Source information:
A computed fold for a 125-nucleotide RNA from Pseudoxanthomonas spadix BD-a59, annotated as SAM riboswitch aptamer (S box leader). Model confidence (mean pLDDT): 78 of 100. The RNAcentral record of the sequence draws on Rfam and Ribocentre.
RNA sequence: CCACCAUCGAGACCGGCAGAGGGACAGGCCCUUUGAAGCCGGGGCAGCCAGCGACCCAGUCCAGCGUGUCGUGUCGGUGCCAAAUCCUGCGGCGACGCGUUUGCGUUUUGACCGAAAGAUGGUUC
Numbered sequence: 001c002c003a004c005c006a007u008c009g010a011g012a013c014c015g016g017c018a019g020a021g022g023g024a025c026a027g028g029c030c031c032u033u034u035g036a037a038g039c040c041g042g043g044g045c046a047g048c049c050a051g052c053g054a055c056c057c058a059g060u061c062c063a064g065c066g067u068g069u070c071g072u073g074u075c076g077g078u079g080c081c082a083a084a085u086c087c088u089g090c091g092g093c094g095a096c097g098c099g100u101u102u103g104c105g106u107u108u109u110g111a112c113c114g115a116a117a118g119a120u121g122g123u124u125c
Base pairs, nucleotide, nucleotide: 003123004122005121006120007119008118013042014041015040016039017038021031022030023029025089026088027087028086043081044080045079048077049076050074051072052071053070054069055068056066085117090114091113092112093110094107095106096105097104098103
C1' cells in the first nucleotide's frame, strides 16, 4: 500500500521564517499580499489507542470478564485547530402523463435514506 472495523452537522490560533498559492479529485463556491503552501516555536481542541478510576443483570455470595459501558484528560502514541468531509458528484424516495406484466418519459423536494470517494484512528500483515 491492500484488507477489515469505528467515526466524520461539535470543538480548537498566535508568533517567527518564507513569498503565491490553497480548500484530496471534477464542477461550483470560497480563503489568500490585511500574507497561501511549507518549515520552526509556543498555545489550544478532541478523546481514537495506551494509562488511571468506576460499573457490568442468575435465589444468594465470591471471583472474573471483554473488540463492553461510563468517567478522567495524564508518563505516553497519533490526530486536528476557515466554511457540515465547504457544497454537489452515484442510486432511491414524490407528482403528472403514457403503457399497463415488468416499465417509459417529464419535473421536484430534504440538516432525507443509502452507496461511492476522501480523512483520521485502530486491528492485521